[in-house]
RNA sequence: GUGGUCGUAGCUCAACGGCAGAGCAUCAGCUUGUGGAGCUGAAAGUUGCGGGUUCAAAUCCCGUCGACCACC
Repeated sequence: GUGGUCGUAGCUCAACGGCAGAGCAUCAGCUUGUGGAGCUGAAAGUUGCGGGUUCAAAUCCCGUCGACCACC
């Protein structure tokens, strides 16, 4: 340089073009002599960034940035 895969919560990952979710972690409460475990609840997202298509985009298209793989 060329081709491809990936980028979503603090972490690991889901999500037919139609309300962005789960587990772990965090916080609060219950429970316990304390802690842990358990139970209940809460918070945490401009879906890498910028545009386009569409009534509607994490999803489709274009550009761009980053990581990885293959080839040269």